This is a predicted complex of two RNAs, RNase P RNA and transfer RNA, with 459 nucleotides together. It holds a member of the Rfam family "Bacterial RNase P class A". Rfam classes the family as a ribozyme. The coordinates come from a structure-prediction model, not an experiment, and the mean pLDDT is 78.

RNA sequence: CCAGACGGCCGGACGACCGCUCCAUGGGGCAACUCAUGGGGAGGAAAGUCCGGGCUCCAGAGUGACGCGGUGCCGGGUAACGCCCGGCGGGGGCGACCCCAGGGACAGUGCAACAGAAAGCAAACCGCCUUCUCGCUUUCGGGCCAGAAGGUAAGGGUGAAAGGGUGCGGUAAGAGCGCACCGCGCGGCCGGUAACGGUCGUGGCAUGGCAAACCCCACCGGGAGCAAGACCAAAUAGGGACGGCAGGCCGGCGCAAGCCGGCGGGCGGGUCACGCCGUCGUCGUCCGGGUCGGUCGCGCGAGGCGCUUGGCGACAAGCGUCCCAGAUGAAUGGUCGUCGCCCCGCAGGGGUACAGAACCCGGCUUAUAGGCCGUCUGGCAUU
RNA sequence: GCCGGCUUAGCUCAGUUGGUAGAGCAGUUGAUUUGUAAUCAUCAGGUCGGGAGUUCGAGUCCCCCAGCCGGCACCA
Numbered sequence: 001c002c003a004g005a006c007g008g009c010c011g012g013a014c015g016a017c018c019g020c021u022c023c024a025u026g027g028g029g030c031a032a033c034u035c036a037u038g039g040g041g042a043g044g045a046a047a048g049u050c051c052g053g054g055c056u057c058c059a060g061a062g063u064g065a066c067g068c069g070g071u072g073c074c075g076g077g078u079a080a081c082g083c084c085c086g087g088c089g090g091g092g093g094c095g096a097c098c099c100c101a102g103g104g105a106c107a108g109u110g111c112a113a114c115a116g117a118a119a120g121c122a123a124a125c126c127g128c129c130u131u132c133u134c135g136c137u138u139u140c141g142g143g144c145c146a147g148a149a150g151g152u153a154a155g156g157g158u159g160a161a162a163g164g165g166u167g168c169g170g171u172a173a174g175a176g177c178g179c180a181c182c183g184c185g186c187g188g189c190c191g192g193u194a195a196c197g198g199u200c201g202u203g204g205c206a207u208g209g210c211a212a213a214c215c216c217c218a219c220c221g222g223g224a225g226c227a228a229g230a231c232c233a234a235a236u237a238g239g240g241a242c243g244g245c246a247g248g249c250c251g252g253c254g255c256a257a258g259c260c261g262g263c264g265g266g267c268g269g270g271u272c273a274c275g276c277c278g279u280c281g282u283c284g285u286c287c288g289g290g291u292c293g294g295u296c297g298c299g300c301g302a303g304g305c306g307c308u309u310g311g312c313g314a315c316a317a318g319c320g321u322c323c324c325a326g327a328u329g330a331a332u333g334g335u336c337g338u339c340g341c342c343c344c345g346c347a348g349g350g351g352u353a354c355a356g357a358a359c360c361c362g363g364c365u366u367a368u369a370g371g372c373c374g375u376c377u378g379g380c381a382u383u
Numbered sequence: 384g385c386c387g388g389c390u391u392a393g394c395u396c397a398g399u400u401g402g403u404a405g406a407g408c409a410g411u412u413g414a415u416u417u418g419u420a421a422u423c424a425u426c427a428g429g430u431c432g433g434g435a436g437u438u439c440g441a442g443u444c445c446c447c448c449a450g451c452c453g454g455c456a457c458c459a
Base pairs, nucleotide, nucleotide: 001379002378003377004376005375006374007373008372009371010370012339013338014337015336016335017334018333020041021040022039023038024037025036026035027034028033043354047365048364050363051362052361053360054359055225056224057223058222068221069220070219071218072217073087074086075085076084077083088102089100090099091098092097103216104215108214109213110210111209125156126155127152128151129150130149131148132147133146135144136143137142164182165181166180167179168178169177183205184203185202186201187200188199189198190197191196229296230295231294232293239287240286241285242284243283244282245281248263249262250261251260252259253258265280266279267278268277269276303322304321305320306319307318308317309316310315340352341351342350343349344348384455385454386453387452388451389450390449393408394407395406396405402439410426412424413423414422432448433447434446436444
């Protein structure tokens, strides 16, 4: 210098003018409200709502079981987690480093299309080998064709997968049939908290894959969510209690109180009038539910920053210091100027990412123009 | 704000223990008809919303995104 790996951070700055919201103090106003001064006012993701908690209500109240859902190597961190840190094993990369839902398939059930002879207590299509029979040929040693019986998983072919791999021996041909190394299972010893690793012996290999199929094992989880929930409470209508006034007739049900239906009557609408339509005890006082609306929940918290100590680290402890959005049709903005950065046909012009709190916190995931810092790897050149 | 569901051909929808993706309507071509419609025959049309993963194999199982739809205030 080129190429790359990992980790951390920033993600516009300043000024002027005009506004918005909250808090404190003071003044005005009966009050609603208003004025002045001072102070606070979006993020690393505020997002997706994927996990874990706080908080609230409901259910249960001793826990457990069944069912359902989730997690899944080992150790640690944490309030907790499916998150984070460190390690183990497997895979990838020359390397720095990266990726892995990574328990169990001799508890059971199930699946494997198509192809292929055979696909799960294996299997003989081609091939190889032996024996027998028929035939052909012969240089009489034999060779060849066809058929039958049997052996064989070394080779070909099918498939994602064909019942350990490579090599030597062995055999009629073959085969863990025997041996060496590797792999696998079992047992002992050593190291490690453990996952696991190393080594020795042994078994000749017998039951390979899928559990993000059912399932088994271990552990965890009661349900819903701030539109949770609590409180104050208008007008109108409706409900209830009490009191005053008014309360005709018939029928049905019922022991009764009473209810229902019809006629009549009252009031209102409409009509010239009738027919018709609507409604039916009325007035007063009080009570509770509840709507509109309002208040709380709601901003001191597993809080931020700095230092020290312990730890490889995640993190923990101690000390000091700071108070830092809380609105509800929802504030956090607009204009102008200067500077920074980027782009252009550069006088000048344009742009400045993703994106906006809604109860709060810890994580994960996703989006993000551009820039800065640190550690490390490979290559080239020079010393 | 919180909680659920859906996405397959141009349109409406099927798709079971994961094994080569279908139906109806619409469309193309041909037949029938003087011509059209109807009818009959035939053909085409799909990265299964997108991206990663598990598996030999994914429309289906798992995870992350995108789009669309619905419910929840609060009682009687």